Background
This is a predicted structure of an 82-nucleotide RNA (transfer RNA) from a Campylobacterota bacterium. Lineage of the source: Bacteria > Pseudomonadati > Campylobacterota. Its mean pLDDT, the model's own confidence on a scale to 100, is 82. Its Rfam family is "tRNA". It is annotated as a transfer RNA.
[in-house]
RNA sequence: GGUGGGUUACCCGAGUGGCCAAAGGGGGCAGACUGUAAAUCUGCUGGCUCAGCCUUCGGAGGUUCGAAUCCUCCACCCACCA
Numbered sequence: 001g002g003u004g005g006g007u008u009a010c011c012c013g014a015g016u017g018g019c020c021a022a023a024g025g026g027g028g029c030a031g032a033c034u035g036u037a038a039a040u041c042u043g044c045u046g047g048c049u050c051a052g053c054c055u056u057c058g059g060a061g062g063u064u065c066g067a068a069u070c071c072u073c074c075a076c077c078c079a080c081c082a
Base pairs, nucleotide, nucleotide: 001081002080003079004078005077006076007075010026011025012024018065027045028044029043030042031041032040046054047053048052058074059073060072061071062070
């Protein structure tokens, strides 16, 4: 340099253009249980003024009524080829 794959919430990770603040697991917080702790179970786990609104899927643009998802460029990681 070429080809292909990848980058998602604190971590891992799933994710047909609308049913997505986005499954599940870990971790964290709170509660139940326990003499205490662990284990187990329940709830919560982006922000707010919590009905709802706002923002977010590597970065920047674009398409669309609507984008994590499609397109373009860029950055980074992995594999193969040269």